[in-house]
RNA sequence: CGCGGGGUGGAGCAGUCUGGUAGCUCGUUAGGCUCAUAACCUAAAGGUCAACGGUUCAAAUCCGUUCCCCGCAA
Numbered sequence: 001c002g003c004g005g006g007g008u009g010g011a012g013c014a015g016u017c018u019g020g021u022a023g024c025u026c027g028u029u030a031g032g033c034u035c036a037u038a039a040c041c042u043a044a045a046g047g048u049c050a051a052c053g054g055u056u057c058a059a060a061u062c063c064g065u066u067c068c069c070c071g072c073a074a
Stems, first nucleotide, its partner, number of pairs: 002072006010026004020057001028044005050066005
């Protein structure tokens, strides 16, 4: 250099194909329960969806370029 996969709250992932409220599990915080802790129940906070540009009424999603990570081949 070539090919493929990936980047989304603190962690792991879905959502992309088919554009239309950004979700799940764990974690964190507060409350409940308990003699107490764990477990369990309820609630909340936390995301400029890798970056920039384009298309569109509307982009995590479509298009272009770039950056980073993993794999394959050489």
Transfer RNA from a Candidatus Omnitrophota bacterium, 74 nucleotides, folded computationally. The same sequence occurs in records of 2 taxa. The source organism's lineage runs through Bacteria, Pseudomonadati and Candidatus Omnitrophota. It matches the Rfam family "tRNA". The family's RNA type in Rfam is transfer RNA. Gene Ontology term of the family: triplet codon-amino acid adaptor activity. About the family: Transfer RNA (tRNA) molecules are approximately 80 nucleotides in length. RNAcentral holds the sequence, with entries from ENA and MGnify. The coordinates come from a structure-prediction model, not an experiment, and the mean pLDDT is 82.